The RNA shown here (SAM riboswitch aptamer (S box leader)) has 111 nucleotides and comes from Kyrpidia tusciae.
RNA sequence: CUCUUAUCGAGAGUGGUGGAGGGACUGGCCCGAUGAAACCCGGCAACCACCGCCGGAAGGCGGAGAGGUGCCAAUUCCUGCAGGACCUGGGUGGAUCCUGAGAGAUAAGAG
Numbered sequence: 001c002u003c004u005u006a007u008c009g010a011g012a013g014u015g016g017u018g019g020a021g022g023g024a025c026u027g028g029c030c031c032g033a034u035g036a037a038a039c040c041c042g043g044c045a046a047c048c049a050c051c052g053c054c055g056g057a058a059g060g061c062g063g064a065g066a067g068g069u070g071c072c073a074a075u076u077c078c079u080g081c082a083g084g085a086c087c088u089g090g091g092u093g094g095a096u097c098c099u100g101a102g103a104g105a106u107a108a109g110a111g
Stems, first nucleotide, its partner, number of pairs: 001111008013041001015040003021031003025080001027078002042072003047068002050063005076103001081100005086094002
């Protein structure tokens, strides 16, 4: 980097260092010197690993949180493509809503 599977409406600091940026990308809309990114500490969760029970197996349920990751503004902040609902006499269209896909993120496995 590519592929497969699963998940993405919950949760997490009045801390220290640091100094201007950040929220993937597009278009928005936001966050930020009442201090951004990053690092440290702290925390949340429970994907893998671990323990118990059930099962032929696949797997299911429960537990713990000392190990490997992950995460800690806003639904993955909204959106980007398609279909539908609603609005409209019809079409175009839409500060509305729903569904699916795409993109992205994370975990585990494979190449």
It matches the Rfam family "SAM riboswitch aptamer (S box leader)". Rfam describes the family as follows. The SAM riboswitch is found upstream of a number of genes which code for proteins involved in methionine or cysteine biosynthesis in Gram-positive bacteria. The prediction has a mean pLDDT of 84. The RNAcentral record of the sequence draws on Ribocentre.